[in-house]
């Protein structure tokens, strides 16, 4: 702090919807409770994975402007509290306070 952006998935997270479970009702196919239900949908990482774009570097080709190939994009301990969605969280405040 100048440490780019997007997207997928995961660790993780809860409970709107679906399913499960329980109760009630039952000819109607419904109502209520329950996440102390391992689930499907859903949310989801700065300090997790992969990919794409961007930026930069090198080489070759081209020669006003560019193309191709290869490469780099490092490191990163971390509250309390607050916020959103139905709700919670490694989400957001936040590479914040602090160390």
């Nucleotide at each position: 702090a100048u440490g780019g952006a997007g997207c997928u998935c995961u660790a993780g997270g809860g409970u709107u919807c679906c399913g499960g479970u329980c109760g009630c009702a039952u000819u109607g196919c419904g109502c209520g409770a329950u996440g102390c239900c391992u689930g499907g949908u859903c949310c989801g990482a700065g300090a997790g994975c992969a990919c794409u774009c961007g930026a930069c570097c090198u080489u070759u080709c081209a020669c006003u402007g560019g193309a191709a190939a290869g490469g780099u994009u490092a490191c990163a301990c971390g509250g309390c509290g607050g916020g959103a969605c139905a709700a919670a969280a490694g989400c957001c405040c936040g590479g914040g306070a602090g160390a």

This is a predicted structure of a 99-nucleotide RNA (Guanidine-I riboswitch aptamer) from a marine sediment metagenome. The RNAcentral record of the sequence draws on MGnify. Its Rfam family is "Guanidine-I riboswitch aptamer". Its family is annotated with regulation of gene expression in the Gene Ontology.